């Protein structure tokens, strides 16, 4: 100098004018049952975010449910720690990626059981046999040689029927360890050496996940649990439109009451389905819940001046002109996670090249 990695932070500033929400303090006016209520105007203080967003996880708070335990259902899933708690954070282990700084991981169990593994392929999990190799062994046929009078016998070659093989080809994401030597009819962990994996044992280190070293066993055992399942741990449900208080009108419920005849009662006739009072619950509505922003139609804005990043243009090269600040925006609160974001600042580190 260039390319990159990680962490943290800011995300326009100052002033003026106008306007909006909340709280508070005076003033004036009107009404009043004298408790207050309403209106007008003014002063002071205060008023979005790193994500206020998505509503994904957890908690507070509220109501309902609940003896305890279990089943079902759901969630989480390497280890240790932190936390009120979490699917969060920190540190580590293992696996994968990068030359590296560093990054990524839905990371328990597949030798409990069940299931699945598309297409291709002969075969996809107690392996299989398409091409291929062999055909030692058994066997049909043919040819040759030898023996025999003959039946036939013995040997060799050939065939590739049974059969053997899993080395090579081919298919596939994956084909039942790799290389070499031996072995064989051909082959094969069939045997051996080394390597890789797995299991068991021993020693050492670590709280632990796990790591390091040694020995033994031919044990060679595929993948998928984001398939069922198994194991361990956790989980009651709904949510501020939760929920609590006050409480009209109408209606429901209870009580009293009508007109005429008549002094009154009984009685008869008629009219009406009303009027008044009371109680309970609920609705409208109001208040609380509710906050050092805070409504319940939802305020947090606009203009101007100067400045600061940034972009474009011009030129006399450090000035001028134009432009210009993203994502977004509280609604019960808090802790996290995730997602969006113009531009910029700070710190640490890596690689390459150059110079000393």
């Nucleotide at each position: 100098u260039g390319a990159g990695c990680c962490g943290g932070c800011c995300g326009g500033g100052u002033g003026g004018c106008c306007g909006c929400g909340g709280c508070u303090c005076g003033g004036c006016c009107g009404c009043u049952u004298c408790g207050g209520c309403g209106g007008c105007g003014g002063g002071g203080c205060u008023g979005a975010g790193g994500a206020a967003g998505g509503u994904c996880g957890g908690g507070g708070c509220u109501c309902c449910g609940c003896a305890g335990g279990g089943c079902a259902g759901g969630g989480u899933g390497c280890u240790g720690g932190c936390u009120a708690g979490c699917g969060g954070c920190c540190a580590g282990u293992c696996g994968g990626g990068g030359u590296g700084a560093c990054c990524c991981g839905c990371a328990g169990g597949a030798a409990a059981g069940u299931g699945c593994c598309a297409c291709a392929g002969a075969g996809a999990a107690c392996a299989a046999a398409c091409c291929g190799c062999c055909g030692a062994u058994g066997g049909c046929g043919g040819c040759c040689c030898g023996g025999g009078a003959g039946a036939c016998c013995g040997g060799g070659c050939u065939c590739a029927c049974a059969g053997g093989c899993a080395a090579g080809g081919g298919u596939g994401a994956a084909a039942c360890g790799g290389u070499g030597c031996g072995g064989u009819a051909a082959g094969a962990g069939c045997g051996c050496a080394c390597c890789a994996g797995c299991g068991c044992c021993c020693g050492g280190g670590g709280u632990g996940a796990c790591c390091c070293g040694g020995g033994c066993g031919g044990c060679u055992c595929g993948g998928c649990a984001a398939a069922c399942c198994c194991c361990a741990c956790c989980c009651g449900g709904a949510g501020c439109a939760a929920g609590g208080c006050c409480a009209a009108g109408c209606g429901u419920g209870g009580g009293a009451c009508g007109a005429g005849c008549g002094g009154c009662c009984c009685g008869c006739u008629c009219a009406a389905c009303g009027u008044c009072c009371c109680c309970a619950g609920g609705u409208a509505g109001g208040c609380c819940g509710c906050a050092c922003a805070g409504a319940u139609g939802g305020a947090u804005g606009g203009c101007c001046a100067c400045c600061c990043a940034g972009g474009c243009g011009c030129c006399u090269c450090g000035g001028c002109g134009c432009u210009g600040g993203a994502c977004a925006g509280a609604a019960c609160c808090c802790c996290g996670c995730c997602u969006a974001c113009a531009g910029g600042c700070c710190g640490g580190c890596u690689c390459a090249c150059c110079g000393u």